This is a predicted complex of two RNAs, RNase P RNA and transfer RNA, with 415 nucleotides together. Its mean pLDDT, the model's own confidence on a scale to 100, is 79. Rfam match: Bacterial RNase P class A. By type it is a ribozyme. From the family's description: Ribonuclease P (RNase P) is a ubiquitous endoribonuclease, found in archaea, bacteria and eukarya as well as chloroplasts and mitochondria. Its family is annotated with tRNA processing, ribonuclease P activity and dimeric ribonuclease P complex in the Gene Ontology.
């Protein structure tokens, strides 16, 4: 000093004048005062919840979703520790990571054989033909050659040649042992038959009932309670079938209205501080109150600082994930110069 | 604000793991044919929407972005 990596923060500010909008208080009832007023992602709408109707949220099949371990957590396609495997020289990151002797299916092209296989060439052995050289029979998976893969891998013995045929090393099954809460490590045996793909169907363990704040609840206004189809011999509803359970309506064309109130924001809520925990975070105390509109509110101006301001605007809330972005701070790695 | 669904030539479509450097049909461009135009014929250009992962292989399966579309109020 350059490049990387991982984790956290902050989101231009300060001061004034004019405005917009929620609360609350005053009175002259439309105006004055107080005081609040957008995010880390308000976004996609990818998960999970609360919430609220669907009488209860029922059973079974089918559908969906998940998939190491242990732990957090209201729950998750979420988080944190960690174990296998896998990329990087390295800090680190990346894993849908159960099951491929339960079964079914694929595995194109090439190639002799693509899964209880295969003899193209080549090797070696025997017959036979004969000059060289061919030919038939057997044996053989070391070599060649094709693939993304080729029935353990290298090496030495062995043999006609060869083969785990045997033996060392490595790899993989099984069995025992020891350490671990476990996933799994480690060390011993025995001994070499038995790809790959389940983000192919499946099997397995475990979870799941639908719809959504335009859910729903109360009051009001207007109309043409008009026309058709269907329905108590069971329509409609509970996602599909089935059963169960409800029980008088339901669609469809036309038509009215385009309204107030409530659901609405206090909260698995945010700071601080002890304390448990490697961490996620749990727990105990203190403290603050922080938008709530409905065509829909955050702006303009004016001074003034500088690092000259990037992505982007709430609509029921709330925890995650993914996407878009600016500035900083720190801890680690590798390199390179200098002491 | 909720809920779904869809992407392949210049337009409609097919293709759902390899026999696809993707076919088809209408448009385009150039040849032929004719006196000349149409109409026929032969021949070209021309796409899997972006990025990632599975897989030996991916338009095709899974993730995530982008764009595009459609339905959803109350009342009698």
């Nucleotide at each position: 000093g350059a490049a990387g990596u991982a984790u956290c923060u902050c989101a231009u500010c300060c001061a004034g004048u004019c405005g917009c909008u929620g609360u609350c208080g005053a009175c002259u009832u439309g105006u004055c005062g107080a005081u609040g007023g957008a995010g880390g992602a308000a976004a996609g709408u990818c998960c999970g919840g609360g919430c609220u109707c669907c009488g209860c949220a029922g059973g079974g099949c089918a559908g969906g979703g998940u998939g190491c371990a242990g732990g957090a957590g209201a729950a998750a396609c979420u988080c944190c520790u960690g174990u296998g495997g896998g990329u990087g020289c390295g800090a680190a990151c990346c894993u849908a990571a159960g099951g491929a002797a339960a079964g079914u299916g694929c595995c194109a092209c090439a190639g002799a054989g693509a899964a209880a296989a295969u003899a193209c060439c080549g090797c070696c052995a025997g017959a036979u033909g004969u000059a060289g050289c061919g030919u038939c029979u057997g044996g053989u998976a070391a070599g060649g050659g094709u693939g993304a893969a080729a029935a353990g891998g290298c090496g030495a013995g062995g043999u006609a040649a060869g083969a785990g045929c045997u033996c060392a090393c490595c790899g993989g099954a099984c069995g025992c042992g020891c350490g671990g809460c476990g996933a799994c490590g480690c060390g011993u045996g025995u001994g070499c038959c038995u790809g790959g793909c389940a983000a192919a169907c499946c099997c397995c363990a475990c979870c799941u009932g639908g719809a959504g704040c335009a859910a729903g609840a109360u009051c009001g206004a207007a109309u043409a309670g008009g026309g058709g189809a269907g329905g108590u011999c069971g329509a409609g509803g509970c996602u599909g079938c089935c059963c169960g359970c409800u029980g008088a309506c339901u669609c469809c064309c036309g038509g009215g209205u385009c309204g107030a109130u409530c659901g609405c924001u206090a909260u698995a809520g945010g700071g601080c501080a002890g304390u448990c925990g490697u961490a996620a975070g749990g727990c105990u105390g203190u403290u603050c109150a922080c938008a709530g509109a409905u065509a829909a509110a955050u702006g303009a101006c004016u001074g003034g600082a500088c690092a000259c301001g990037a992505c982007a605007a709430a609509a029921c809330c709330c925890g995650g994930c993914u996407u878009a972005c600016g500035a900083g701070a720190u801890g680690c790695u590798u390199c390179c110069g200098c002491u | 604000g909720g809920u779904c669904c869809c992407a392949u030539c210049g337009a409609c479509c097919a293709g759902u793991g390899g026999u696809c450097c993707a076919g088809g049909u209408c448009g385009u461009a150039g040849c032929c044919c004719u006196c000349u135009c149409a109409a026929g014929g032969c021949u070209a250009a021309a796409a899997c929407g972006c990025g990632g992962g599975u897989u030996c292989g991916a338009a095709c399966c899974c993730c995530g972005c982008u764009g595009g579309g459609a339905c959803c109020g109350c009342c009698a």